[in-house]
Context: one part of a larger RNA
Molecule: small-subunit ribosomal RNA, 3' major domain
Organism: uncultured bacterium
């Protein structure tokens, strides 16, 4: 000077408390450990690994294993030499990669030569091999916590201190006052995006108040520029005004006005640094290692195994519910190798035909909710695992190892021990919808969107983490 204390003081945070809903028990999905295996590729391991890298493992991917091939090599490039091919089509061997055979077969230029392809030789290649404790870059975490420093001055022999402390205040080292300090920088805040209000401009593909036409109905049509909306520019909120408290900063008021009130809600934004934190497998890169193999091509298998253990989820255990019928109301997005109206066939997944849309134009029924009926507390009309059969679709190919549909089957499970997690408002809970990846999909995951819509916070003694003295 720091760090630490079961030392003290002050303060904060879903940290506790007050509440609501979960996990821990069941079945399944998924990740991990372990075990097994020819291989179950590799990495991530308290918080900060474990639905993580992977925003898609049947082949490919793929790095692993077995087998069959190649060795200037799958791709790129320099030089020398050779050939006129390379390739394509057919036949043949083969699991394929690939090998053999037959047919056909270069371009420009008068030429020299040049281009192009293949082969031979050679210099380079190639490596998801090792080291993240040699590194760059990027990332997690403390933590969106309020801190971390510098110049000059002053103090101290010096390390260092001061400033940055003290009082008040703030979400904040945010400010005010005081002051051997005076200033400044990186952070805070603001500037950026988005949502909430209004105005102006614009008016198609969106809209429809007035006028007119048409229809079974309908902005369907003329028309309109009012409204909604779209998307650009502005306005608006600043403790600005009032009362009270205060020297001030500021605090407070079911005060005003206002769509919004004290940071209006949300996002992006992450200081100096910490953990030799993570990543050599995204990429780059030093060093080391392999070079007829640790490179590379192909076929098949594996990454999907299963006495078990853990994490994260989905579905439930039911009546605030299950089933049947009827009636409503979204938003974000996506679509030409695509989204598909409509018709027909099929119980259905879907198929066949056909139409519109390169999209505010065409496409896609939201579900919970509400109304009526039923079930009557039961392992059930709860629950749907597992299993048998029959199918659909994608794809060269669904055996290992896809999703979906129909019929049958109908397991565990009656609210879960110790313990533990999330959340303070349009939040939790609950309900569906969309997207990326993608031929298809193991998505119950991830990222978004809207619908319905709570309870509680006395307070800071205690647990955890953090800040200042």
């Nucleotide at each position: 000077u720091g760090a630490c204390g079961g030392g003290g003081g002050c303060c904060c945070g879903c940290a506790c408390a007050a509440g609501c809903g979960g996990a821990g028990g069941a079945a399944c999905a998924u990740g991990u450990g372990g075990u097994u295996u020819a291989a179950u590729u590799c990495g991530a391991u308290g918080a900060u690994a474990c639905g993580c890298g992977a925003g898609g493992a049947a082949c490919c991917u793929u790095a692993c294993c077995c087998g069959g091939g190649c060795u200037u090599g799958a791709a790129a490039u320099g030089c020398a030499g050779a050939a006129g091919a390379c390739g394509u089509a057919c036949c043949u061997u083969g699991a394929a990669a690939a090998g053999g055979g037959u047919a056909u077969u270069c371009c420009a230029g008068c030429a020299a030569u040049g281009g192009u392809u293949u082969c031979u030789g050679u210099g380079u290649a190639g490596g998801u091999g090792c080291u993240g404790c040699a590194u760059g870059g990027u990332u997690g975490u403390c933590g969106u916590c309020a801190g971390c420093u510098c110049g000059u001055g002053c103090c101290g022999u010096g390390a260092g201190g001061u400033g940055u402390c003290g009082g008040c205040u703030u979400a904040a080292g945010u400010g005010c006052c005081a002051u051997a300090a005076c200033g400044a920088g990186c952070g805070c805040a603001a500037c950026c995006c988005u949502c909430a209000u209004c105005a102006u401009u614009a008016g198609u593909u969106a809209c429809u108040a007035a006028c007119a036409g048409u229809u079974a109905a309908a902005g369907c049509u003329g028309a309109g520029g009012a409204c909604u909306c779209u998307a650009a520019u502005g306005a608006g909120a600043c403790u600005g005004c009032c009362g009270u408290c205060g020297u001030a900063a500021g605090a407070u008021g079911c005060g005003a006005g206002g769509a919004a009130g004290g940071u209006g809600g949300g996002g992006a934004u992450g200081a100096c640094g910490u953990c030799a934190a993570a990543u050599c497998a995204g990429c780059a890169c030093g060093g080391c290692c392999c070079u007829u193999a640790c490179g590379u091509c192909c076929g098949g298998g594996g990454c999907g195994a299963c006495a078990c253990a853990c994490g994260u989820g989905u579905u439930a255990c039911a009546a605030u519910g299950g089933g049947a019928g009827g009636u409503a109301c979204a938003g974000c997005a996506g679509g030409u190798u695509g989204c598909u109206a409509c018709u027909u066939g099929g119980c259905g997944a879907c198929a066949a035909g056909a139409u519109g849309c390169u999209a505010a134009u065409c496409c896609g029924u939201a579900a919970a909710a509400c109304c009526u009926c039923u079930c009557c507390c039961a392992g059930u009309u709860c629950g749907g695992a597992u299993a048998g059969g029959a199918g659909u679709c994608u794809g060269c190919a669904a055996c290992u190892c896809g999703a979906c549909u129909c019929c049958u089957u109908g397991a565990a499970g009656c609210u879960g021990g110790a313990u533990u997690c999330g959340c303070u408002a349009g939040u939790a809970a609950u309900c569906g919808c969309g997207c990326a990846u993608c031929a298809g999909c193991c998505a119950u995951g991830g990222c978004g969107c809207g619908g319905u819509g709570a309870a509680u916070a006395c307070g800071u003694u205690c647990c955890c983490g953090g800040g200042c003295c």